This is a predicted complex of two RNAs, RNase P RNA and transfer RNA, with 466 nucleotides together. Rfam match: Bacterial RNase P class A. It is annotated as a ribozyme.
RNA sequence: UCUGCCGGACAGGCAGCCGCCCGGGUCAAGGGUUCGCCUGCGGCCCGGGAGGAAAGUCCGGUCUCCAUAGGGCAACAUGCCGGUUAACGGCCGGGGGGGUUCGCUCAAAGCGGAUUCUACGGAAAGUGGCACAGAAAAUGUACCGCCUUGGCGGGAAAUCGUCGAGGUAAGGGUGAAAAGGUGCGGUAAGAGCGCACCGCGGCCGCAGUAAUGCGGUUGGCAGGCAAAACCCCAUGCGGAGCAAGACCAAAUAGGGGAGCAGGAGCGGCCCGCUCCGUUAGGACUUCCGGGUAGGUUGCUAGAGCCGUCCAGUAAUGGCCGGCGUAGAGGAAUGGCUGCCACCUCGCCUUGGCGAGGCACAAAAACCGGCUUAUCGUCCGGCAGAACCC
RNA sequence: GAGCGGGUCGCCAAGUCGGUUAAGGCGCAUUCCUGCCGAGGGUGCAUACGUCGGUUCGAGCCCGGCCCCGCUCUCCA
Repeated sequence: UCUGCCGGACAGGCAGCCGCCCGGGUCAAGGGUUCGCCUGCGGCCCGGGAGGAAAGUCCGGUCUCCAUAGGGCAACAUGCCGGUUAACGGCCGGGGGGGUUCGCUCAAAGCGGAUUCUACGGAAAGUGGCACAGAAAAUGUACCGCCUUGGCGGGAAAUCGUCGAGGUAAGGGUGAAAAGGUGCGGUAAGAGCGCACCGCGGCCGCAGUAAUGCGGUUGGCAGGCAAAACCCCAUGCGGAGCAAGACCAAAUAGGGGAGCAGGAGCGGCCCGCUCCGUUAGGACUUCCGGGUAGGUUGCUAGAGCCGUCCAGUAAUGGCCGGCGUAGAGGAAUGGCUGCCACCUCGCCUUGGCGAGGCACAAAAACCGGCUUAUCGUCCGGCAGAACCC
Repeated sequence: GAGCGGGUCGCCAAGUCGGUUAAGGCGCAUUCCUGCCGAGGGUGCAUACGUCGGUUCGAGCCCGGCCCCGCUCUCCA
RNA backbone atom coordinates (compact mmCIF):
# COMPACT_ATOMS: atom_id res chain seq x y z
C1' U A 1 0.00 0.00 0.00
C1' C A 2 -3.74 -3.59 -1.23
C1' U A 3 -7.29 -7.53 0.05
C1' G A 4 -10.54 -10.06 3.53
C1' C A 5 -13.15 -10.36 8.31
C1' C A 6 -15.05 -8.09 12.89
C1' G A 7 -16.60 -3.70 15.72
C1' G A 8 -17.93 1.60 15.90
C1' A A 9 -19.26 6.68 13.96
C1' C A 10 -21.53 9.70 9.91
C1' A A 11 -25.75 9.62 6.44
C1' G A 12 -23.92 15.85 2.25
C1' G A 13 -22.88 21.57 3.60
C1' C A 14 -24.01 26.95 2.73
C1' A A 15 -27.03 30.86 0.50
C1' G A 16 -31.48 32.82 -2.07
C1' C A 17 -36.78 32.40 -3.59
C1' C A 18 -41.63 29.96 -3.08
C1' G A 19 -44.65 26.76 0.12
C1' C A 20 -46.54 23.03 4.53
C1' C A 21 -47.46 21.52 10.11
C1' C A 22 -47.13 22.98 15.42
C1' G A 23 -46.24 26.62 19.44
C1' G A 24 -45.76 31.86 21.12
C1' G A 25 -46.43 37.18 20.22
C1' U A 26 -48.82 41.21 17.65
C1' C A 27 -52.45 43.71 14.29
C1' A A 28 -57.27 42.42 13.39
C1' A A 29 -62.47 40.95 9.75
C1' G A 30 -66.45 38.91 12.17
C1' G A 31 -69.19 36.92 16.44
C1' G A 32 -70.75 36.88 21.76
C1' U A 33 -71.49 40.05 26.09
C1' U A 34 -73.59 41.00 32.63
C1' C A 35 -70.21 46.56 28.57
C1' G A 36 -65.60 44.58 32.56
C1' C A 37 -64.35 41.69 28.64
C1' C A 38 -64.23 36.84 25.89
C1' U A 39 -63.42 34.47 21.14
C1' G A 40 -60.11 34.96 16.72
C1' C A 41 -61.21 34.50 9.66
C1' G A 42 -56.81 36.41 7.92
C1' G A 43 -51.88 39.16 7.72
C1' C A 44 -46.94 39.92 9.89
C1' C A 45 -42.79 38.55 13.31
C1' C A 46 -40.11 34.81 16.31
C1' G A 47 -39.00 29.61 17.63
C1' G A 48 -39.26 24.25 16.48
C1' G A 49 -40.12 20.35 12.62
C1' A A 50 -37.99 12.18 10.68
C1' G A 51 -34.47 7.61 11.10
C1' G A 52 -30.39 4.30 11.81
C1' A A 53 -33.34 1.62 10.49
C1' A A 54 -39.00 5.75 11.55
C1' A A 55 -39.73 -0.67 8.04
C1' G A 56 -41.30 -6.00 9.24
C1' U A 57 -44.82 -6.18 13.54
C1' C A 58 -40.90 -11.06 15.27
C1' C A 59 -40.09 -10.81 20.96
C1' G A 60 -40.33 -7.93 25.78
C1' G A 61 -42.39 -3.90 28.63
C1' U A 62 -44.96 1.03 30.02
C1' C A 63 -49.96 2.79 29.69
C1' U A 64 -55.61 1.99 29.34
C1' C A 65 -60.08 -1.00 30.02
C1' C A 66 -62.12 -5.58 31.66
C1' A A 67 -62.02 -8.27 39.43
C1' U A 68 -57.28 -5.09 42.63
C1' A A 69 -56.16 -9.78 37.76
C1' G A 70 -58.04 -14.66 41.64
C1' G A 71 -57.43 -20.77 41.66
C1' G A 72 -57.00 -25.19 38.45
C1' C A 73 -56.73 -27.65 33.61
C1' A A 74 -55.73 -27.06 28.57
C1' A A 75 -53.01 -24.31 25.01
C1' C A 76 -48.56 -21.53 24.00
C1' A A 77 -43.49 -20.06 24.71
C1' U A 78 -38.55 -20.88 26.53
C1' G A 79 -34.65 -24.77 27.43
C1' C A 80 -25.98 -25.93 29.18
C1' C A 81 -24.41 -22.45 33.56
C1' G A 82 -23.86 -17.64 35.76
C1' G A 83 -24.71 -12.47 35.33
C1' U A 84 -27.35 -8.03 33.43
C1' U A 85 -32.21 -5.54 33.06
C1' A A 86 -38.44 -2.59 34.16
C1' A A 87 -38.73 -7.06 31.15
C1' C A 88 -37.22 -10.39 27.24
C1' G A 89 -36.78 -15.64 23.21
C1' G A 90 -32.25 -9.63 23.91
C1' C A 91 -27.18 -8.67 25.61
C1' C A 92 -22.43 -9.99 28.33
C1' G A 93 -19.12 -13.65 30.39
C1' G A 94 -18.09 -18.84 31.06
C1' G A 95 -18.65 -24.32 29.89
C1' G A 96 -19.48 -28.40 26.39
C1' G A 97 -19.56 -29.71 21.13
C1' G A 98 -18.42 -28.91 15.68
C1' G A 99 -15.58 -26.57 11.37
C1' U A 100 -10.99 -24.20 9.38
C1' U A 101 -5.88 -23.27 10.05
C1' C A 102 -1.02 -23.54 12.51
C1' G A 103 2.46 -26.09 15.78
C1' C A 104 4.32 -30.86 18.33
C1' U A 105 4.57 -35.91 15.84
C1' C A 106 7.96 -40.12 10.36
C1' A A 107 2.62 -40.46 9.77
C1' A A 108 -2.20 -41.46 11.96
C1' A A 109 -4.54 -40.93 16.46
C1' G A 110 -3.94 -37.47 20.18
C1' C A 111 -2.51 -32.78 22.57
C1' G A 112 -1.95 -27.44 22.40
C1' G A 113 -2.64 -22.30 20.10
C1' A A 114 -5.57 -18.96 16.92
C1' U A 115 -10.19 -18.08 14.60
C1' U A 116 -15.24 -19.12 13.73
C1' C A 117 -20.17 -21.48 14.31
C1' U A 118 -23.48 -23.54 17.86
C1' A A 119 -32.44 -24.12 18.61
C1' C A 120 -27.00 -27.12 23.57
C1' G A 121 -32.81 -30.30 29.06
C1' G A 122 -34.44 -35.73 28.67
C1' A A 123 -33.87 -41.23 23.51
C1' A A 124 -31.83 -45.33 30.53
C1' A A 125 -40.56 -42.92 31.61
C1' G A 126 -43.75 -44.35 27.57
C1' U A 127 -45.91 -44.57 22.27
C1' G A 128 -44.48 -44.52 17.32
C1' G A 129 -40.79 -43.93 13.01
C1' C A 130 -36.01 -45.32 10.27
C1' A A 131 -38.44 -45.48 2.76
C1' C A 132 -35.26 -48.30 -1.02
C1' A A 133 -31.32 -51.65 -0.47
C1' G A 134 -29.78 -55.36 2.87
C1' A A 135 -29.31 -61.69 6.22
C1' A A 136 -30.49 -58.24 9.98
C1' A A 137 -32.77 -51.20 11.25
C1' A A 138 -33.10 -52.62 17.31
C1' U A 139 -36.51 -57.82 23.41
C1' G A 140 -30.68 -58.82 17.68
C1' U A 141 -29.48 -61.16 12.50
C1' A A 142 -26.37 -66.27 9.17
C1' C A 143 -26.82 -64.04 2.21
C1' C A 144 -21.62 -64.96 0.76
C1' G A 145 -17.47 -66.38 3.52
C1' C A 146 -14.75 -69.03 7.82
C1' C A 147 -14.70 -73.47 11.23
C1' U A 148 -16.44 -78.39 13.15
C1' U A 149 -19.27 -82.48 11.71
C1' G A 150 -23.05 -86.49 9.28
C1' G A 151 -24.76 -88.89 4.54
C1' C A 152 -23.62 -89.71 -0.70
C1' G A 153 -20.13 -89.44 -4.86
C1' G A 154 -14.89 -88.91 -7.04
C1' G A 155 -9.80 -89.96 -5.55
C1' A A 156 -4.32 -94.36 -3.59
C1' A A 157 -4.20 -90.38 -0.15
C1' A A 158 -4.12 -85.30 1.09
C1' U A 159 -8.53 -83.63 -0.04
C1' C A 160 -12.57 -82.02 -3.53
C1' G A 161 -17.86 -81.72 -4.99
C1' U A 162 -22.93 -81.95 -3.32
C1' C A 163 -27.06 -82.30 0.31
C1' G A 164 -27.77 -81.49 5.59
C1' A A 165 -26.75 -80.34 11.22
C1' G A 166 -24.22 -76.96 14.31
C1' G A 167 -20.73 -72.88 15.69
C1' U A 168 -19.11 -67.93 14.29
C1' A A 169 -20.32 -60.96 13.66
C1' A A 170 -13.24 -61.38 12.55
C1' G A 171 -13.73 -60.66 6.51
C1' G A 172 -17.11 -59.50 1.96
C1' G A 173 -21.54 -57.14 0.50
C1' U A 174 -26.14 -53.40 1.54
C1' G A 175 -27.15 -48.77 3.56
C1' A A 176 -27.47 -42.16 5.73
C1' A A 177 -26.75 -45.36 9.87
C1' A A 178 -24.74 -52.37 11.31
C1' A A 179 -24.60 -53.60 17.53
C1' G A 180 -17.98 -50.09 21.35
C1' G A 181 -12.68 -48.80 18.45
C1' U A 182 -7.24 -50.23 17.83
C1' G A 183 -3.64 -53.86 19.11
C1' C A 184 -1.94 -58.37 21.54
C1' G A 185 -3.33 -62.97 23.47
C1' G A 186 -6.70 -66.79 22.79
C1' U A 187 -9.68 -70.26 19.72
C1' A A 188 -11.68 -75.57 15.47
C1' A A 189 -12.97 -70.76 13.47
C1' G A 190 -14.30 -66.65 16.13
C1' A A 191 -16.09 -63.44 19.86
C1' G A 192 -14.92 -58.14 25.79
C1' C A 193 -13.72 -64.57 25.75
C1' G A 194 -9.06 -62.33 28.52
C1' C A 195 -5.64 -58.12 28.74
C1' A A 196 -3.47 -52.85 27.50
C1' C A 197 -4.88 -48.01 25.72
C1' C A 198 -9.03 -45.00 24.08
C1' G A 199 -14.42 -44.30 24.35
C1' C A 200 -18.96 -45.19 27.52
C1' G A 201 -21.97 -46.00 32.28
C1' G A 202 -22.00 -46.15 37.94
C1' C A 203 -19.59 -44.57 42.58
C1' C A 204 -15.96 -41.60 45.35
C1' G A 205 -12.55 -37.48 45.99
C1' C A 206 -10.63 -32.62 44.58
C1' A A 207 -11.27 -27.66 41.97
C1' G A 208 -15.25 -24.32 40.58
C1' U A 209 -21.18 -20.07 42.64
C1' A A 210 -22.58 -23.39 38.66
C1' A A 211 -22.42 -25.62 33.87
C1' U A 212 -18.27 -28.60 33.99
C1' G A 213 -13.20 -30.25 34.43
C1' C A 214 -9.34 -33.41 36.61
C1' G A 215 -8.00 -37.80 39.28
C1' G A 216 -9.14 -42.57 41.43
C1' U A 217 -12.08 -46.88 41.51
C1' U A 218 -15.54 -50.13 39.37
C1' G A 219 -18.68 -52.44 35.37
C1' G A 220 -16.84 -56.14 29.99
C1' C A 221 -20.41 -52.69 27.34
C1' A A 222 -26.54 -52.97 28.39
C1' G A 223 -28.91 -48.28 26.40
C1' G A 224 -27.90 -46.79 17.16
C1' C A 225 -30.37 -42.04 15.09
C1' A A 226 -34.07 -38.43 15.46
C1' A A 227 -37.67 -34.77 20.55
C1' A A 228 -37.33 -28.16 14.35
C1' A A 229 -42.15 -36.87 15.90
C1' C A 230 -45.81 -37.32 19.82
C1' C A 231 -44.26 -36.81 24.57
C1' C A 232 -41.81 -36.20 29.70
C1' C A 233 -39.43 -32.66 33.07
C1' A A 234 -38.42 -27.58 34.70
C1' U A 235 -39.66 -22.45 34.28
C1' G A 236 -42.83 -18.52 32.57
C1' C A 237 -47.60 -16.83 31.05
C1' G A 238 -55.23 -13.69 32.52
C1' G A 239 -57.42 -11.23 27.97
C1' A A 240 -57.72 -7.23 24.68
C1' G A 241 -55.38 -3.32 22.54
C1' C A 242 -54.41 4.33 21.64
C1' A A 243 -59.52 2.29 16.03
C1' A A 244 -57.23 0.91 24.12
C1' G A 245 -59.92 4.39 27.11
C1' A A 246 -62.38 9.27 28.95
C1' C A 247 -65.51 13.67 27.80
C1' C A 248 -68.61 17.03 24.82
C1' A A 249 -71.67 17.85 20.63
C1' A A 250 -74.84 16.23 16.53
C1' A A 251 -78.67 12.86 14.92
C1' U A 252 -83.57 9.28 15.24
C1' A A 253 -87.84 4.69 13.44
C1' G A 254 -85.85 3.68 21.43
C1' G A 255 -88.41 -0.08 14.84
C1' G A 256 -88.32 -5.60 13.45
C1' G A 257 -86.41 -10.97 13.80
C1' A A 258 -83.85 -14.78 16.73
C1' G A 259 -81.77 -16.71 21.42
C1' C A 260 -82.91 -17.23 26.60
C1' A A 261 -84.63 -18.03 32.92
C1' G A 262 -80.89 -16.85 33.35
C1' G A 263 -77.65 -13.11 31.03
C1' A A 264 -73.20 -10.13 30.95
C1' G A 265 -68.08 -8.71 32.50
C1' C A 266 -65.18 -13.59 30.64
C1' G A 267 -61.72 -15.49 27.12
C1' G A 268 -60.78 -22.82 25.03
C1' C A 269 -63.07 -25.22 29.67
C1' C A 270 -64.29 -25.61 35.07
C1' C A 271 -64.45 -22.95 39.75
C1' G A 272 -64.67 -18.28 42.09
C1' C A 273 -65.89 -12.75 42.16
C1' U A 274 -68.98 -8.49 40.56
C1' C A 275 -73.35 -6.34 38.15
C1' C A 276 -78.32 -6.79 36.09
C1' G A 277 -82.81 -9.75 36.07
C1' U A 278 -85.92 -13.54 38.23
C1' U A 279 -91.97 -15.67 35.49
C1' A A 280 -91.75 -11.00 32.02
C1' G A 281 -94.73 -8.27 24.79
C1' G A 282 -88.88 -7.21 30.89
C1' A A 283 -83.35 -6.99 31.02
C1' C A 284 -79.31 -8.76 28.20
C1' U A 285 -76.87 -10.83 23.71
C1' U A 286 -76.91 -11.12 18.49
C1' C A 287 -78.67 -10.09 13.40
C1' C A 288 -81.40 -6.81 10.06
C1' G A 289 -82.80 -1.87 9.62
C1' G A 290 -81.91 3.58 11.08
C1' G A 291 -78.82 7.94 12.39
C1' U A 292 -74.12 10.75 12.88
C1' A A 293 -69.45 11.20 9.81
C1' G A 294 -67.70 16.83 14.24
C1' G A 295 -64.54 18.36 18.36
C1' U A 296 -61.48 17.87 23.06
C1' U A 297 -58.37 14.51 25.66
C1' G A 298 -55.10 10.21 25.95
C1' C A 299 -50.22 12.99 23.26
C1' U A 300 -45.25 13.20 24.27
C1' A A 301 -40.06 14.88 30.42
C1' G A 302 -38.95 9.68 29.04
C1' A A 303 -36.43 2.70 32.00
C1' G A 304 -34.59 10.56 27.99
C1' C A 305 -29.90 12.51 25.60
C1' C A 306 -24.62 14.34 26.15
C1' G A 307 -19.97 14.62 29.08
C1' U A 308 -16.25 13.69 33.22
C1' C A 309 -15.28 10.30 37.05
C1' C A 310 -16.12 5.62 39.80
C1' A A 311 -17.51 -0.02 40.22
C1' G A 312 -17.34 -4.28 36.96
C1' U A 313 -13.35 -8.79 32.32
C1' A A 314 -17.97 -7.25 29.93
C1' A A 315 -23.17 -6.49 29.27
C1' U A 316 -24.49 -2.87 32.73
C1' G A 317 -24.92 0.19 37.04
C1' G A 318 -23.84 4.70 40.21
C1' C A 319 -22.43 10.07 41.59
C1' C A 320 -22.05 14.96 39.59
C1' G A 321 -22.71 18.66 35.74
C1' G A 322 -25.17 20.22 31.30
C1' C A 323 -29.40 20.07 27.46
C1' G A 324 -34.72 20.87 26.20
C1' U A 325 -35.16 17.73 21.27
C1' A A 326 -41.74 16.78 16.03
C1' G A 327 -46.72 15.97 17.72
C1' A A 328 -49.81 15.58 12.40
C1' G A 329 -54.81 13.23 12.19
C1' G A 330 -56.38 11.19 4.47
C1' A A 331 -52.00 12.74 7.90
C1' A A 332 -46.87 18.64 7.73
C1' U A 333 -41.34 18.02 7.69
C1' G A 334 -41.27 19.87 0.60
C1' G A 335 -39.82 22.16 -4.35
C1' C A 336 -36.56 25.20 -7.59
C1' U A 337 -31.81 27.75 -8.46
C1' G A 338 -26.56 28.79 -7.51
C1' C A 339 -21.78 27.58 -5.18
C1' C A 340 -18.88 23.96 -2.63
C1' A A 341 -17.79 18.86 -0.90
C1' C A 342 -17.73 13.35 -2.22
C1' C A 343 -17.81 9.14 -5.98
C1' U A 344 -17.43 7.20 -11.20
C1' C A 345 -16.17 7.86 -16.41
C1' G A 346 -13.89 10.61 -20.55
C1' C A 347 -10.27 14.40 -22.43
C1' C A 348 -5.75 16.74 -22.39
C1' U A 349 -0.56 21.03 -21.31
C1' U A 350 -1.29 16.47 -14.08
C1' G A 351 -4.88 20.12 -12.24
C1' G A 352 -8.17 21.72 -14.73
C1' C A 353 -12.53 20.94 -18.11
C1' G A 354 -16.98 18.11 -19.42
C1' A A 355 -20.77 14.38 -18.43
C1' G A 356 -23.24 11.33 -14.94
C1' G A 357 -24.26 9.93 -9.93
C1' C A 358 -25.02 11.28 -4.54
C1' A A 359 -28.30 5.12 -1.08
C1' C A 360 -32.12 2.45 1.86
C1' A A 361 -36.17 4.66 2.93
C1' A A 362 -39.76 8.29 5.79
C1' A A 363 -42.74 9.34 12.60
C1' A A 364 -48.57 8.06 13.95
C1' A A 365 -49.47 6.38 22.13
C1' C A 366 -44.39 5.55 23.96
C1' C A 367 -39.88 2.75 25.16
C1' G A 368 -35.89 -1.76 25.16
C1' G A 369 -34.31 -5.44 21.62
C1' C A 370 -34.16 -8.69 17.18
C1' U A 371 -34.48 -9.20 11.91
C1' U A 372 -34.34 -7.15 7.09
C1' A A 373 -32.93 -2.90 3.33
C1' U A 374 -28.79 0.54 2.55
C1' C A 375 -24.67 4.75 -2.47
C1' G A 376 -20.54 5.71 0.01
C1' U A 377 -16.86 8.10 3.67
C1' C A 378 -13.97 7.87 8.20
C1' C A 379 -11.89 5.43 12.73
C1' G A 380 -10.15 1.05 15.60
C1' G A 381 -8.70 -4.24 15.86
C1' C A 382 -7.18 -8.99 13.61
C1' A A 383 -5.32 -12.03 9.46
C1' G A 384 -2.90 -12.51 4.67
C1' A A 385 0.01 -10.72 0.33
C1' A A 386 3.57 -7.39 -2.21
C1' C A 387 7.42 -3.63 -1.79
C1' C A 388 11.08 -0.71 1.09
C1' C A 389 14.39 -0.05 5.42
C1' G B 1 -52.22 2.05 13.31
C1' A B 2 -53.78 -2.87 15.47
C1' G B 3 -55.16 -8.02 14.82
C1' C B 4 -55.70 -12.41 11.62
C1' G B 5 -55.63 -15.88 7.18
C1' G B 6 -53.20 -17.67 2.82
C1' G B 7 -49.30 -18.73 -1.42
C1' U B 8 -48.83 -26.19 -5.25
C1' C B 9 -48.46 -26.41 -13.61
C1' G B 10 -51.75 -21.13 -17.76
C1' C B 11 -56.69 -21.68 -14.30
C1' C B 12 -59.22 -24.61 -10.28
C1' A B 13 -57.49 -27.91 -6.78
C1' A B 14 -55.86 -32.91 -3.53
C1' G B 15 -51.64 -33.98 -0.89
C1' U B 16 -53.66 -36.39 7.87
C1' C B 17 -48.88 -38.46 11.50
C1' G B 18 -41.84 -36.45 6.44
C1' G B 19 -40.35 -41.69 2.04
C1' U B 20 -38.39 -41.73 -3.20
C1' U B 21 -42.10 -41.04 -9.73
C1' A B 22 -46.29 -34.68 -6.51
C1' A B 23 -52.99 -36.84 -7.61
C1' G B 24 -57.35 -35.13 -10.37
C1' G B 25 -60.30 -31.70 -13.47
C1' C B 26 -60.33 -27.57 -17.13
C1' G B 27 -56.84 -26.67 -20.89
C1' C B 28 -52.89 -27.97 -24.97
C1' A B 29 -50.98 -31.47 -28.79
C1' U B 30 -51.95 -35.84 -31.58
C1' U B 31 -55.12 -39.76 -33.15
C1' C B 32 -59.93 -42.50 -33.85
C1' C B 33 -64.95 -41.45 -35.18
C1' U B 34 -67.51 -37.74 -39.27
C1' G B 35 -68.33 -35.75 -45.98
C1' C B 36 -66.64 -31.39 -42.44
C1' C B 37 -67.02 -29.18 -37.54
C1' G B 38 -68.65 -29.98 -32.62
C1' A B 39 -69.55 -33.59 -28.85
C1' G B 40 -67.40 -38.34 -27.42
C1' G B 41 -63.25 -42.24 -27.01
C1' G B 42 -57.77 -43.33 -26.92
C1' U B 43 -52.71 -41.68 -26.31
C1' G B 44 -49.29 -38.10 -24.97
C1' C B 45 -47.25 -33.49 -23.37
C1' A B 46 -44.35 -29.82 -20.81
C1' U B 47 -44.50 -26.56 -17.04
C1' A B 48 -45.60 -26.19 -10.58
C1' C B 49 -44.60 -26.70 -4.32
C1' G B 50 -43.50 -17.87 -3.37
C1' U B 51 -38.11 -17.16 -1.87
C1' C B 52 -33.56 -17.89 1.23
C1' G B 53 -31.48 -20.75 5.09
C1' G B 54 -31.73 -24.70 8.90
C1' U B 55 -33.24 -29.78 11.23
C1' U B 56 -33.09 -34.73 8.94
C1' C B 57 -30.24 -40.17 5.43
C1' G B 58 -34.37 -37.70 3.04
C1' A B 59 -38.71 -31.54 3.31
C1' G B 60 -44.60 -29.45 -0.55
C1' C B 61 -45.09 -31.18 4.72
C1' C B 62 -41.13 -29.62 10.50
C1' C B 63 -38.45 -24.72 12.30
C1' G B 64 -36.69 -19.58 11.33
C1' G B 65 -35.91 -14.99 8.12
C1' C B 66 -37.80 -12.36 3.84
C1' C B 67 -41.42 -11.32 -0.39
C1' C B 68 -46.44 -11.12 -2.19
C1' C B 69 -51.91 -11.42 -1.79
C1' G B 70 -56.43 -11.15 0.97
C1' C B 71 -59.72 -10.23 5.35
C1' U B 72 -61.43 -7.76 10.01
C1' C B 73 -61.50 -3.62 13.56
C1' U B 74 -64.96 4.03 14.44
C1' C B 75 -69.28 6.31 17.24
C1' C B 76 -74.94 6.66 18.84
C1' A B 77 -79.73 4.75 20.09